[in-house]
Predicted 3D model of a 74-nucleotide RNA (c-di-GMP-I riboswitch aptamer) from Cryobacterium sp. PH31-AA6. The organism belongs to Cryobacterium, within Bacteria.
């Protein structure tokens, strides 16, 4: 550096649900929680879904794309 996540070990994230808070809503944020995740880290660029006061907004844990990254194997 390439490819991979079969094996081992370490570390990380946190669905549903509950509490608080915020928003018109979808949803966001904090705490608990732990279904799962090898990018479940970042970006709404393409598709898609959701909300809407039809102006617009939300979802990266729906798929693709781009950027970045831990451990190990190769």
């Nucleotide at each position: 550096u390439u490819u991979c996540g079969c094996a081992a070990a370490a570390a990380g994230c946190a669905c549903a649900c509950c509490c608080g808070u915020u928003g018109a809503a979808a949803g966001g944020c904090g705490g608990g929680g732990u279904c799962g995740c090898a990018a479940a880290g970042g970006c709404a660029c393409g598709g898609g879904a959701c909300c809407u006061u039809c102006g617009g907004g939300u979802c990266a844990g729906c798929c693709g794309g781009c950027c970045u990254a831990c451990c190990g194997a190769u």
Model confidence (mean pLDDT): 89 of 100. The sequence was found by an Rfam model in a public genome assembly.